[in-house]
Molecule: transfer RNA
Organism: Candidatus Onthovivens sp.
RNA sequence: GCACGAUUAGUGUAAGGGUAACAUAUUGGUCUUCCAAACCGAAGUUGUGAGUUCAAAUCUCAUAUCGUGCU
Numbered sequence: 001g002c003a004c005g006a007u008u009a010g011u012g013u014a015a016g017g018g019u020a021a022c023a024u025a026u027u028g029g030u031c032u033u034c035c036a037a038a039c040c041g042a043a044g045u046u047g048u049g050a051g052u053u054c055a056a057a058u059c060u061c062a063u064a065u066c067g068u069g070c071u
Base pairs, nucleotide, nucleotide: 001070002069003068004067005066006065007064010024011023012022013021018054026042027041028040029039030038047063048062049061050060051059
């Protein structure tokens, strides 16, 4: 230098154009003499910037970081 892949909640991961989900952690409550466990809730997320579309995590382009391969 070129090609490919990854980037989503504090953490680990889903979602093949139509309300962004699950687990865990955090937090409120129930239960308990107390704690833990269990159960019921809450808050919190699409790397960044453009484009296409009625509608984008998803498609296109650029860019940032990381990884792999080639030279």